Transfer RNA from Cyanomargarita calcarea GSE-NOS-MK-12-04C, 74 nucleotides, folded computationally. Its Rfam family is "tRNA". It is annotated as a transfer RNA. NCBI's taxonomy places the organism under Bacteria, Bacillati, Cyanophyceae, Cyanomargaritaceae, Cyanomargarita calcarea.
RNA sequence: UCCCCAGUAGCUCAAUUGGCUAGAGCGUCCGCUUGAUAAGCGGAAGGUUGUUGGUUCAAUUCCAAUCUGGGGGA
Numbered sequence: 001u002c003c004c005c006a007g008u009a010g011c012u013c014a015a016u017u018g019g020c021u022a023g024a025g026c027g028u029c030c031g032c033u034u035g036a037u038a039a040g041c042g043g044a045a046g047g048u049u050g051u052u053g054g055u056u057c058a059a060u061u062c063c064a065a066u067c068u069g070g071g072g073g074a
Stems, first nucleotide, its partner, number of pairs: 001073007010026004019057001028044005050066005
C1' cells in the first nucleotide's frame, strides 16, 4: 500500500434475496414458591444495528467514505 472477513442489549449470537413493533440464551432487577437459600415458574428494564452521509414510500439489510479488530498478498 492492496484485498477479504467481522462490528446488533452488560456477554454470546440470531434476524437479509429491502417490508409487521430488531429477537433468543445467559446475566441484572421485581414477584411467586421455600423456615431460608439454591433450583423452578411468571414478569420487567436494557439497542442511535461501530460512525457519517446517500438511494428508497420504507435500510440491520443496498451504495460511498471513515473508525476499530482479525486474516492474507506485495